Formats: sequence, structure tokens, C1' cells
RNA sequence: GGCCGGGCCCGACGGGCGGGCGGCCCGCGAACCUGGUCAGGGCUUGAUCGCAGCAGCCAUAAACGGCGUUGUCCGAGCCGUCGGUCACCUGGUCGUC
Repeated sequence: GGCCGGGCCCGACGGGCGGGCGGCCCGCGAACCUGGUCAGGGCUUGAUCGCAGCAGCCAUAAACGGCGUUGUCCGAGCCGUCGGUCACCUGGUCGUC
């Protein structure tokens, strides 16, 4: 010095990590202004039936929650594959001094 390879650097694709937002699922959840059932009590009736209906119970709305699931967006960053590359670092090989 030549050739080949690797690194640094760049790009594409993919994955995953962290965070935001949304959907689904689950939980919780209303003194009264949600529903159902309505003890007691109240009203009504000659009486029965009945009426409204507080508490309680049940079901849920909004809200809140979930190291759940899924979609999407973001990234002073990670991994994999492929490719690129003036220069720099490095390994091998050949040649020359």
C1' cells in the first nucleotide's frame, strides 16, 4: 500500500421499554334531585284490596381505581435484521521498503 472482516457513524424494517390518550373487561359507587323490591310508619276503605313511599337490600349513572387487555400517539433512548459509508479505530492476509 492492496484485499477481506469488524467497530464507530447513518438509514430502512421489525420488536420491545417508558409515558400520554381512547376502547373493552373488572372493581367501587347515589341520604334525596336513578330504577326495582319496598319492613316500619303514613294515606285511603265499613273491611279487604289499594296508593304514595323513608330506611334497608339489589342493580346501576357520573366520577374514581386497575403493576388487566387492546388500539393509537410521543421518544435527549434499547435489541434484532438488512443496507450504506469521506474519514477514524481494529483483526486477518498478500506484497513492498
Overview:
Predicted 3D model of a 97-nucleotide RNA (Bacterial small signal recognition particle RNA) from a Phycisphaerales bacterium. The coordinates come from a structure-prediction model, not an experiment, and the mean pLDDT is 83. It matches the Rfam family "Bacterial small signal recognition particle RNA". The family's RNA type in Rfam is non-coding RNA gene. Rfam describes the family as follows. The signal recognition particle (SRP) is a universally conserved ribonucleoprotein involved in the co-translational targeting of proteins to membranes.